[in-house]
RNA sequence: GAAUACUGUCUGGGGUGCCGCUUGCGGCUGAGAUAUACCCAUUGAACCUGAUGCAGUUCGUACUGUCGGAGGAAGACGAUAAUCAAGUAAC
Numbered sequence: 001g002a003a004u005a006c007u008g009u010c011u012g013g014g015g016u017g018c019c020g021c022u023u024g025c026g027g028c029u030g031a032g033a034u035a036u037a038c039c040c041a042u043u044g045a046a047c048c049u050g051a052u053g054c055a056g057u058u059c060g061u062a063c064u065g066u067c068g069g070a071g072g073a074a075g076a077c078g079a080u081a082a083u084c085a086a087g088u089a090a091c
Base pairs, nucleotide, nucleotide: 001084002083007078008077009076010075011041012040013039014038016035017028018027019026020025021024047072048071049070053066054065055064056063
């Protein structure tokens, strides 16, 4: 000097079911089930389509797996390690 993880700021994208009852409370899974939140932003499984899919499970539910080396899907800037390159100094 270059450039990139991690990461920061701003901006943007996204989901919000199921069960129980006394209907606004509780329970289940999960990062998050309308939260001053959470997750994700092209190195893209955040999320959507396929899908009222298929197999298994459960009180019940995409709850788990598959589908999925399928198709889509939302960005700019800054800064710093490791690393690489050149030069200088010392030995």